[in-house]
RNA sequence: GCUUCUAUAGUGUAGUGGUAUCACCUCAGAUUCUGAUUCUGAUAACCCCGGUUCGAACCCGGGUAGGAGCU
Numbered sequence: 001g002c003u004u005c006u007a008u009a010g011u012g013u014a015g016u017g018g019u020a021u022c023a024c025c026u027c028a029g030a031u032u033c034u035g036a037u038u039c040u041g042a043u044a045a046c047c048c049c050g051g052u053u054c055g056a057a058c059c060c061g062g063g064u065a066g067g068a069g070c071u
Stems, first nucleotide, its partner, number of pairs: 001070007010024003018054001026042005047063005
């Protein structure tokens, strides 16, 4: 330098163009003499810029960061 893959709550992850999923963590409540366990509920996320589209996490272009391969 070229090719290719990946980027989503604090962490890990699902998501075939139409409300962003689940688990852990955190917080609140119930249970308990207190705590742990258990149960219920809540908060929290689409790497950045632009384009296409009525509508983009998803499609397209360019960047940034990381991984793999070739030279």
Model confidence (mean pLDDT): 82 of 100. Transfer RNA from Ogataea polymorpha, 71 nucleotides, folded computationally. Rfam family: tRNA. The family's RNA type in Rfam is transfer RNA. The organism belongs to Ogataea, within Eukaryota. The same sequence occurs in records of 3 taxa.